[in-house]
Context: one part of a larger RNA
RNA sequence: UGACGGGGGCCCGCACAAGCGGCGGAGCAUGUGGUUUAAUUCGAAGCAACGCGAAGAACCUUACCGGGAUUUGACAUCCCCUGCUAGUCUGUGAAAGCAGAUAUUCCCUUCGGGGACAGGGAGACAGGUGGUGCAUGGCUGUCGUCAGCUCGUGUCGUGAGAUGUUGGGUUAAGUCCCGCAACGAGCGCAACCCUUAUCCUUAGUUGCCAGCAUGUAGUGAUGGGGACUCUAAGGAGACUGCCAGUCAAAAAACUGGAGGAAGGUGGGGAUGACGUCAAGUCAUCAUGCCCUUUAUGUUCCGGGCUACACACGUGCUACAAUGGACUGUACAACGGGUGGCGACGGAGUGAUCCUGAGCUAAUCCUAAUAAAGCAGUUCUCAGUUCGGAUUGCAGGCUGCAACUCGCCUGCAUGAAGCUGGAGUCGCUAGUAAUCGCGAAUCAGAAUGUCGCGGUGAAUACGUUCCCGGGCCUUGUACA
Repeated sequence: UGACGGGGGCCCGCACAAGCGGCGGAGCAUGUGGUUUAAUUCGAAGCAACGCGAAGAACCUUACCGGGAUUUGACAUCCCCUGCUAGUCUGUGAAAGCAGAUAUUCCCUUCGGGGACAGGGAGACAGGUGGUGCAUGGCUGUCGUCAGCUCGUGUCGUGAGAUGUUGGGUUAAGUCCCGCAACGAGCGCAACCCUUAUCCUUAGUUGCCAGCAUGUAGUGAUGGGGACUCUAAGGAGACUGCCAGUCAAAAAACUGGAGGAAGGUGGGGAUGACGUCAAGUCAUCAUGCCCUUUAUGUUCCGGGCUACACACGUGCUACAAUGGACUGUACAACGGGUGGCGACGGAGUGAUCCUGAGCUAAUCCUAAUAAAGCAGUUCUCAGUUCGGAUUGCAGGCUGCAACUCGCCUGCAUGAAGCUGGAGUCGCUAGUAAUCGCGAAUCAGAAUGUCGCGGUGAAUACGUUCCCGGGCCUUGUACA
């Protein structure tokens, strides 16, 4: 000087407390451990691994296993020889391939040749998701969006170092003020950026429809209009600016108020200092060294990654009456679409199928009738008209192909489960809870992920305690 203390002081955080809803019990989905296996590819491991890499394993992917093939190679450059290449058919085979048949004469040219592609040959070499993340780059997590981390000059100290950065106030903040052997400065904080909340100006189509007409069973459907909504460009607006009070003080600031769409960082996002954990990643990529080279490379088919006495994590659905079922009825937003979305019409109980208008989209179409909601009817507290697992049968869709191993539909079946021990998690407002919708990946395959809107709470006395963190101070057998 740090680190540590079941030392002290001050302060903060959904840290506790006050509340609301969960998890832990059940069934299922998914990840992991374990076990099993020919293989169940590999990585991730307290917080900070475990719906994680994987924004999507039937084949492919795929790295694993079994078997069949191959050895200058699936891929790159160089040399020699030959030929356009691509294709079609037959046999064999699980395919890769092998054998044969057939068809065919590329482009440029100074006619010497050159170029692309294919076949054969020789070796230099290719190749490796093989090892080492404790050799590395890059990227990332974490403490933590916590308020810290440093430097120059000066001064003090023999020196390591100190000072500044401590102190008194204050703040979300090393934020600002005052004081001070310090005076300044840098990286952080804040602001500048995006979005949202209000208004104005400009613009008016594919958006809008107040007023004026037209038309219809009905609809901005038509003429027209720019008022409104909206769209998208430019501005305005919020700054403790104004008022009052409070404090060692004429400071910084705090408390209350006015006006205002918004008030003290307005809400949300992006933004992550010096560093810590030899944290994570050699399997995104790159890369040193080591290993391999008829194999640890390449290729094909089949299997596996989907196994299942069990254990754990994360979720979904429930256990019902604030509910289930049926009928009627109302209101969104973000987004996507041409190998695509697919109206109307028709068939089917349905998944879906037939047809195929319109749309390269503020028009049009789709999911799409948003759902919870509201109105009415029924059930009447039961393992039930709750719950839907499991299983049987019959179908649909995608795709060469759904046996291993997809999703969906109908009929039948109708398991556990009556609110969950110790314990433990999230959340302070348009939040929690609850309700549906969209997208990426994607042929098909979400209860996951990322977004969107609808309805919309309770509680916070406070800082004694638990956890984490910041500053000062003290002790130390630690570095």
Model confidence (mean pLDDT): 81 of 100. Predicted 3D model of a 479-nucleotide part of an RNA (small-subunit ribosomal RNA, 3' major domain) from an uncultured Bacillota bacterium. The RNAcentral record of the full RNA draws on ENA, Greengenes and SILVA.